[in-house]
RNA sequence: GGAGUCGGCCAGACAGUCGCGGCACCGUUCGCGGUGCCGAGGAAAGUCCGGGCUCCACAGGGCACGAUGCCAGGUAACGCCUGGGCGGCGCGAGUCGACGGAUAGCGCAACAGAAAGAUACCGCCGAACGGCCUUCGGGCGCGUGGCAAGGGUGAAAUGGUGUGGUAAGAGCGCACCGCGAGUCGGGCAACCGACCGGCACGGCAAACCCCAUCGGGAGCAAGACCAAAUAGGGAACCAUCGGCGCGGCCCGCGUCGGUUCCGGGUAGGUUGCUUGAGCCGUCCAGCGAUGGGCGGCCUAGAGGAAUGACUGUCCACGACAGAACCCGGCUUAUCGGCCGGCUCCGCAC
Numbered sequence: 001g002g003a004g005u006c007g008g009c010c011a012g013a014c015a016g017u018c019g020c021g022g023c024a025c026c027g028u029u030c031g032c033g034g035u036g037c038c039g040a041g042g043a044a045a046g047u048c049c050g051g052g053c054u055c056c057a058c059a060g061g062g063c064a065c066g067a068u069g070c071c072a073g074g075u076a077a078c079g080c081c082u083g084g085g086c087g088g089c090g091c092g093a094g095u096c097g098a099c100g101g102a103u104a105g106c107g108c109a110a111c112a113g114a115a116a117g118a119u120a121c122c123g124c125c126g127a128a129c130g131g132c133c134u135u136c137g138g139g140c141g142c143g144u145g146g147c148a149a150g151g152g153u154g155a156a157a158u159g160g161u162g163u164g165g166u167a168a169g170a171g172c173g174c175a176c177c178g179c180g181a182g183u184c185g186g187g188c189a190a191c192c193g194a195c196c197g198g199c200a201c202g203g204c205a206a207a208c209c210c211c212a213u214c215g216g217g218a219g220c221a222a223g224a225c226c227a228a229a230u231a232g233g234g235a236a237c238c239a240u241c242g243g244c245g246c247g248g249c250c251c252g253c254g255u256c257g258g259u260u261c262c263g264g265g266u267a268g269g270u271u272g273c274u275u276g277a278g279c280c281g282u283c284c285a286g287c288g289a290u291g292g293g294c295g296g297c298c299u300a301g302a303g304g305a306a307u308g309a310c311u312g313u314c315c316a317c318g319a320c321a322g323a324a325c326c327c328g329g330c331u332u333a334u335c336g337g338c339c340g341g342c343u344c345c346g347c348a349c
Stems, first nucleotide, its partner, number of pairs: 001345010012314007020039008041320001045331002048329005053219004065215005070084005085099001086097004100210002105208001107204002121151002123147003128144003131140003159177006178199001179197002182195005223271004233262006242256005278297008315318001
């Protein structure tokens, strides 16, 4: 200097004027006005996970259903994060991985192929038994058979390569590689290493199943408080004068009536609402995620819902995008720029 990889940060800047929302204070003719302070994001988004909070339900256990799935740690919790292991990719820094279980069971493997669990199509052999021929040396693959090396099919064919061996072959023997449910050692563990064992029936579990862990439901339109009008409910008292009903009449009862009180509840209003697993700085513990100590700070809270417009100067000419109960993650969108760690290549010393 070039190429790359990982992490962090910014998101036009400054000044002025006008306007909008919230809070505090002051004034007020109660309509409002003035002053001061504060006023969107790294994703406020998707609503995919986890938690707080609220209401409802709830003895305990099991079944069902769903989610997660190498190991250890972090955390309020997680499907997140950190570190480690194993496997894939990369020369490397790094990066990606639903990465438990196939001697529990039920299954599946299209097409091709003889066979996708016990199989032989082409092929190889003729050692063994039988048969046939024989010049008695042997020959013939004809029957019972042996083999799985070679060919062929397939995503996959029951360890691979080589050598010895054999009738031909074969972990049948050996060397190296692979494998292992055995032994020892290291590690909390996943796992790794050495030795040992000729090697034991291979693959598929995101969507049958088994094992382990976790999970009650609904959500701020949750929920709580105040509380008209109208209609209806309950209680006490008054009137029993009157109407109606109990066949007629008397008594009595019921109902219609009046006054006062109570409770539910609709409209409407208030609250929940932003001080919090908070932010900044620093020190300590830890490889790290993270945790702890100290100091400082308050930083939107609406309810038709506020951030905008104009002017001037400058530059690299400005992307995606707007809070609605809150927080931790993940994912997705995003013009451009800055900083740092590390890797590879080239050159110079």